[in-house]
């Protein structure tokens, strides 16, 4: 970090049906338009329309039409009045509160409609609204008169009853309750409508009053729960409490006076933020954690903001009344409004829906009732927003069909997948049937029952028939039809994660949860295919649980990873030894109430299944009562002595504090000797010193600090303490055992001690010595070094309070195997008395065992096993930092964030590597030598730098005489021009022609091109009788050739380096949690990891050494082209000749050398050192041979090769030109620079190899290159002579008889061709150089040094370069400090890309977030004042009294206005750090 689960989501792409939930979360933002509470004519008076009686009036068509008036019915109604608009509906703004949860109290309370009881409703009486007249006004609306009614109001009566006062009993909980009784006072009321009547009444309903009780619903009060912040610590004056009164329904400071001075708090008051709460939901194994949509309980609010009123209930969401913002309407005077009810609109916003039907159901509200009202509610749209369900079709089908895609080309895959056959009908889709949801209402007449009643009217019930109610909906079902027909997508594919390939891009586009992907072969970016995973969804994105034991109750920690406070004493808390009793608070059982309803769980039921939903059971882990239990904790109360303290006797200590004395040493003053340096350093210098230092001796001053004794030894809480002595004191320890009786243990704030270094005052200063001064060192040196010095160090007195204040390890206490030191004490044993020796206690140390640890290490003095407190930690970085509060004179300390960043930071072991880190070894590494290079002059390669082109590659040791073992064309890959297109080559398949090619002659610089002659020549092959066919060959045409074009970092191959260093490694086993270790590590030894010997190792592998070749000796054997001793011959000379194998020598075999003999050193092991013999002696001497690997080392320009580019050209041919170009640099190489030389004569001795397009002898010609010529020679037969070396002779020290460039001229030689651009030769010229700076290279013996010769390329030749060869032929190595290079142990590492590594800071710029800051500007909130609506109450005055109205005061108070104190956010010139590039 990431896989899971969730969600009122949103966004992207897609969308087939159904069912059932679900939908303004932001601006409690602003609202158009409709609708969301009204009922009651069976309370009232009117009014209004019907109809029927009846009765005037008119008009006529005489029975009709029209007007009026009265009476019944029937509806409808504004308005009085009743009851309801306190419920239903919505929202979370406020509220951290008795506001909610849970459980209790009220002897301190109210409840309208219901239900049950008792008991009553007599008698009057004044008003009002409506209607009517009039005024006012634009509306809203008001005022005046006049008249009227009631279930409206008001009087009086009546008093079961209630309610004040009193007494008795009985009871509790103090105030009191509750029942009895009897006196006085105060206290009600209404009537409507049905049936009967004999008009007197009676009688049923609904209502009305009065009390009691009940039931529903409030109301108060109280325990206990549930946020974050102490950088908020002190908060309160109606504030806690009391009398007394006032108000309420009720107790109460709920209000007032008056008294007193208390309340509340570290168990967090008071303050700030946030925020409805709950059942519940979501997660999680669970404990917890986060939340509080819908459903459901409880509160708050209803435009802000304040008040009553009416009422059974509001201080009222669709009432009143003030103020206030805002909106509208206005005739400008004034008036109106309140969607956080349902739809709806604009607004902000990632974003949430119809201005829908219906009262059919359920529930409200009125009403006797029908019935009316009901945006509560039932229902349907709209939205995949969620959750369930269902479908997009089965089955058969291989030539494994076309297309795609990939390919190794073969062939695989997409795949039974599709076509194709046979089928089957869900969903939509079309035609048709058709529900439950309905129970009830109503009237009729009958029957029936029971109450009422005088009553078989009426009313109430039940049962039958009739009648009549559906928004959903013509819809769910079911039923028929046609047809596979209408109906899949997203997201993925490097790991985490299931699931791969091309192709496009070229650190670019982009991707990305995290690691990380992309710079030309990207399973990772975009597309393609194919896969994988879900599916009418599927990613993205936000949140919240979880993984996360990463806050650890369950369930962590702290020596080094992040954490033990610097230490001690103790306060409050915590947490506590042994018996006994009481109690029963915690605890634990049982029982009772309660823990709503849903929701989770189970176990049935309905929908065709599930989602959903009913129904019942579990549950709901609390909480409060009652009744027990007494182990254990608590309390009380009694004892005990083992914890703990107290006494006594003893000894040890640098324990503390005052306060006196000591020497040594240092400096300084003073005297004396003395004389030229001293002092200081890697070197030096500043300094001191002739004015007499420094040394030396004497005297004498002062201050600090105590050598030696001194010990991982003592003490002490820590800091700390160290020279004697006194004098005061602290603690611990060891005996001993009297005494107290649990007094302990930790310790949150508190207090105290606290190194060094500051500070403040006031002394004090020899030393030593921050700042500051001078002198070195250095690129620089504000440092290390040196001479100076002040603060300070010292004392006393006060502040400060930090340290790596460390054992990096709190404090106490118990338990757990052991050795060996030490210091202080007792005991025993022994001793004449000690020591040693035993045993024990308390302290310091060190190895170590179980065990603990991540390891490193702890390990009875734990980091072990355990118990009580405390204190700290939660990734780095920002930072112990800002702001803020405490303390401090400051300096600064304690306390302590945040934004932003970054994927890490860290611990501890690991294997390498690296060290200016050790140790041991090696090596031409150094050293010792000897010869060079660097300087000249040429040659060569290389960079530069020039060109049309100077092709290309090698680039530090490991490029630079390299690839190049041969650049004049050619090579040639570069330019420049001129030319060709199946091509210079190479395969196939088609075409055409029986034709080529050589010759000759045209242009032209060649290639080329174009065409002719000759038809001369006739070509090559197999089959055929010719013909012909094949094959071969030409032109044409297709595949296709070709690329020295690009990628050595796509790669084979080969090569170079470390390095011919001696390492690299595995199996088994064994140790480690593990990376890995061990063997390979020690101890000798060796050129070696060579070989002993040891040991948790024991073995093996490739390396190392051996086995091959050269050479150094001998043997056999061999005898020519090569040898010549001896014999014959010959010659001017020669093994020329005969002959010979002895000798050199050739070619082959075998032998020799093996630390085998001997003597010493050694662990008597390897081996090593010296000897013998021996050609050779310690791998004799070369060589050939290079371990795992390192450089992404060189090499696509030797071949080979993936990929990519080009294809009338990036391919091929051709001429010339360039690879050779020159102000300059560098590497490597020859010649010099002379006398060890040069030159001139004369003279001796090699080997290794070449030769047929070749080597070329004798001879002539040329001074000479070289030239004529050709013997010999395919080779031990011929080319074939070495030179320095010697010998004699010049030169004679100089730019020369050194040197030998350059340049002239003359010639030779290859070659088609020597101009650009070859080598030689002759003559003539005669340059720089006179031993080379810093610097650097080769080499240890037949080696360096120097001579000369050969061959390889190659026509010639730049060769002076490279491989061989042979002649001549030395010096020197003490030694391993140093430099370089490498091996092995070891050590520290922040380094792993490995020291060319890693990094830290300034300083510049950018970006970006925060801290201070003069001010500017908002929010909140206290105080004080001033203004003062409306409205309760108080008081007055009018009113005969009451209500009621008016007027003025007074108190409260809302909004406002001024002043002033806090707290919080914004912005800002400039400023600080920080962080990233």
């Nucleotide at each position: 970090a990431c896989a899971g689960a969730a969600c009122g989501a949103a966004c992207g792409c897609u969308g087939g049906c159904g069912g059932c939930g679900u939908g303004g979360a932001u601006a409690a933002g602003a609202c158009a338009u409709g609708c969301a509470a009204g009922u009651c004519g069976a309370a009232c008076g009117g009014g209004g329309a019907a109809u029927u009686u009846u009765u005037g009036g008119a008009g006529c068509u005489u029975g009709c039409u029209u007007u009026g008036g009265a009476a019944a019915u029937u509806c409808c109604u504004a308005g009085u009045g009743g009851c309801g608009g306190a419920c239903g509906a919505g929202u979370g703004a406020g509220u951290a509160a008795c506001a909610c949860g849970u459980g209790g109290g009220c002897a301190a309370c109210c409840u309208g409609c219901c239900c049950g009881g008792a008991a009553g409703a007599g008698a009057g009486g004044a008003a009002u609204a409506g209607c009517c007249c009039g005024a006012g006004g634009a509306a809203a609306c008001u005022c005046g008169g006049a008249u009227u009614a009631a279930u409206g109001c008001c009087u009086c009566a009546u008093g079961u009853g209630g309610c004040c006062u009193a007494u008795a009993g009985g009871g509790g909980c103090a105030u009191c309750c509750c029942u009895a009784c009897a006196a006085g006072g105060c206290u009600a009321a209404a009537g409507g409508u049905g049936g009967c009547u004999u008009c007197g009444g009676c009688u049923g309903c609904c209502g009305c009053u009065u009390c009691c009780g009940g039931a529903u619903g409030g109301g108060c009060c109280c325990g206990c729960g549930g946020c974050c912040u102490a950088u908020c610590a002190g908060c309160u004056u109606g504030u806690u409490g009391g009398u007394g009164a006032g108000g309420u329904a009720a107790c109460g400071g709920c209000u007032c006076a008056c008294c007193a001075a208390g309340g509340c708090a570290a168990c967090g008051a008071c303050g700030g933020g946030u925020a409805a709460c709950u059942g519940g939901u979501c997660u999680g194994a669970g404990a917890g954690g986060a939340u509080g949509a819908u459903c459901a309980g409880u509160c708050a609010c209803g435009c802000u903001g304040g008040a009553a009123c009416u009422g059974a209930g509001a201080c009222a969401c669709g009432g009143u009344c003030c103020a206030g913002a805002c909106a509208c309407c206005u005739a400008c005077g004034g008036g109106u409004g309140g969607c956080a009810g349902c739809a709806g609109u604009c607004g902000a916003g990632a974003a949430u829906c119809a201005u829908u039907c219906g009262c059919a159901a359920u529930g409200g509200g009125c009403g006797a009732a029908a019935g009316c009202c009901u945006g509560a509610c039932g229902g349907u749209g709209c939205g995949a927003c969620g959750c369930c369900g269902c479908g997009u079709g089965g089955a058969g089908g291989a030539u494994g069909a076309c297309g795609g895609c990939c390919c190794u080309c073969g062939g695989g895959u997409u795949g039974u997948a599709a076509a194709c056959u046979c089928c089957u009908g869900u969903c939509a889709u079309c035609a048709g049937u058709g529900a439950g949801u309905a129970a009830g209402g109503c009237a009729c007449g009958g029957u029936u029952g029971a109450g009422u009643u005088a009553a078989u009217a009426c009313c109430c019930g039940u049962g039958g028939g009739g009648u009549u109610u559906g928004a959903u909906a013509g819809u769910a079902u079911c039923u028929g039809a046609a047809g596979a027909g209408g109906a899949a997508g997203g997201g993925a594919c490097g790991g985490c994660u299931a699931a791969c390939u091309u192709c496009g891009u070229g650190c670019c586009a982009g991707c990305a949860g995290c690691c990380g992907c992309g710079g030309u072969a990207a399973u990772a970016c975009g597309a393609a295919g194919g896969u994988c995973c879900c599916a009418a969804g599927c990613g993205u994105u936000g949140u919240u649980c979880g993984g996360a034991a990463u806050u650890a109750c369950u369930g962590g920690g702290c020596g080094u990873a992040a954490a033990g406070c610097g230490u001690g004493c103790g306060u409050a808390g915590g947490c506590g030894g042994c018996g006994a009793g009481g109690u029963a608070a915690g605890u634990c059982a049982g029982a009772u109430g309660u823990g709503a309803a849903a929701u989770c769980c189970c176990a049935g039921g309905g929908c065709u299944c599930a989602a959903c939903u009913c129904u019942g059971g579990a549950a709901c882990u609390g909480c409060a009562u009652c009744c027990g239990a007494u182990a254990c904790u608590g309390u009380c109360c009694u004892g005990c002595u083992a914890g703990a303290g107290u006494a006594g006797u003893g000894g040890a200590g640098g324990g503390g504090c005052a306060u006196c004395u000591g020497g040594a040493a240092u400096u300084c003053a003073c005297g004396g000797u003395g004389u030229a340096g001293c002092a200081g350093u890697g070197a030096a210098a500043u300094g001191c010193g002739u004015a007499g230092a420094u040394a030396u001796c004497g005297u004498g001053a002062g201050g600090a600090a105590c050598a030696c004794u001194a010990g991982u030894g003592g003490c002490g809480a820590a800091g700390g303490c160290g020279a004697g002595a006194u004098g005061c004191u602290g603690g611990a320890c060891a005996c001993u055992u009297a005494c107290u009786g649990a007094c302990g243990c930790u310790g949150a704030g508190g207090c105290a001690c606290g190194a060094a270094g500051g500070c403040c005052a006031g002394g004090g200063u020899a030393g030593c010595g921050a700042a500051a001064g001078g002198g070195a060192u250095u690129a620089g040196a504000u440092a290390c070094c040196c001479c100076u010095g002040u603060a300070g160090u010292c004392c006393u007195g006060g502040c400060a309070g930090u340290a790596a204040a460390c054992g990096g390890u709190g404090c106490a206490c118990g338990c757990u195997u052991g050795g060996u030191g030490u210091g202080g004490g007792a005991g025993g044993a022994u001793u004449c008395g000690a020591c040693c020796c035993c045993u024990u206690c308390c302290g310091u140390g060190c190895c170590g065992g179980a065990g603990c640890u991540a390891a490193c290490g702890c390990g009875u003095u734990a980091a072990g096993c355990g118990u009580g407190c405390c204190g700290c930690c939660u990734g780095g970085g920002g930072a112990g930092u800002a702001c803020g509060g405490c303390c401090g004179c400051a300096a600064g300390g304690c306390u302590a964030a945040a934004a932003c960043u970054c994927a890490a930071a860290g611990a501890a072991a690991u294997u390498g590597a690296c060290g200016g880190g050790g140790a041991c070894c090696c090596g031409c590494a150094c050293a010792a030598g000897c010869g060079g290079u660097g300087g000249a002059g040429u040659a060569u390669g290389u960079g530069g730098c020039u060109u049309a082109a100077u092709u290309c590659g090698a680039u530090g040791c490991a490029a630079c005489g390299c690839g190049a073992a041969g650049a004049a064309c050619c090579u040639u890959a570069c330019c420049u021009g001129g030319g060709c297109u199946u091509g210079a080559c190479a395969u196939g398949c088609a075409u055409c022609c029986c034709u080529a090619a050589a010759g000759c002659g045209g242009u032209g610089a060649a290639a080329g091109c174009a065409a002719g002659c000759c038809g001369u020549g006739g070509a090559g092959c197999u089959c055929u009788u010719u013909u012909g066919a094949g094959u071969a060959g030409u032109u044409u045409g297709c595949a296709c050739a070709g690329g020295u074009g690009c990628u050595g970092c796509a790669u084979g191959g080969c090569u170079g380096u470390c390095g011919u260093c001696a390492g690299c490694u595995c199996g088994u086993g064994u140790c480690g949690u593990g990376a890995g270790a061990u063997g390979u590590u020690g101890g000798g030894u060796u050129a070696a990891g060579u070989c002993c010997c040891g040991c948790a190792a024991c073995g093996a592998g490739c390396g190392c050494a051996a086995c091959c070749c050269c050479u150094g000796u001998g043997u056999c054997c061999u005898g020519u082209u090569g040898c010549c001793a001896g014999c014959a011959c010959g010659u001017a000379a020669u093994g020329g000749u005969g002959g010979g194998g002895a000798c050199u020598c050739u070619a082959u075999u075998c032998a020799g050398a093996c630390u085998g003999c001997c003597g010493g050193u050694u662990u008597c092991a390897a081996a090593c050192c010296g000897g013998a013999g021996g050609a050779a002696g310690g791998u004799g001497g070369g060589g050939a041979u290079g371990a795992c690997g390192u450089c992404a080392a060189g090499u696509c320009a030797g071949u080979a090769u993936g990929g990519c580019c080009c294809u009338u050209a990036c391919g091929c041919c051709c001429a010339g030109g360039g690879c050779u170009g020159c102000a300059c640099a560098c590497g490597u190489a020859c010649u010099a620079c002379a006398a060890u030389g040069c030159c001139c004569a004369g003279u001796a001795c090699a080997a290794u190899g070449u030769g047929a397009a070749c080597c070329g002898a004798g001879a002539c010609c040329g001074c000479a290159a070289g030239g004529u010529g050709g013997a010999g020679g395919a080779a031990a037969u011929c080319c074939u002579g070495a030179a320095a070396a010697c010998u004699g002779g010049g030169c004679c020290c100089a730019g020369u008889u050194c040197g030998g460039a350059u340049u002239g001229g003359g010639g030779g030689c290859u070659g088609c061709a020597a101009c650009u651009c070859g080598c030689c030769c002759c003559c003539a010229u005669g340059a720089a150089g006179u031993u080379g700076g810093a610097a650097u290279c080769g080499c240890u013996a037949g080696u360096a040094a120097u001579g000369g010769c050969g061959c390889a390329u190659c026509a010639g030749c730049u060769a002076c370069g490279g491989c061989g060869c042979c002649g001549u032929g030395a010096a020197u190595a003490c030694g391993u400090u140093c430099c370089c290079g490498g091996g092995u142990c070891u050590u520290g590492u922040a380094c792993a890309c490995a020291c060319c590594g890693c990094c830290c800071g300034u300083c510049a710029c950018a970006u970006c977030a925060u801290g201070g800051a003069a001010g500017c500007c908002g929010g909140c909130c206290g105080c004080a004042c001033c203004c003062g609506a409306a409205g309760u109450g108080c008081g007055u005055g009018c009113g005969c009294u009451a209500a009621c109205u008016u007027c003025a005061c007074c108190c409260c108070u809302a909004a406002g206005g001024u002043g002033u104190a806090g707290c919080u956010g914004g912005u800002a010139a400039c400023u600080g750090g920080g962080a990233u590039g």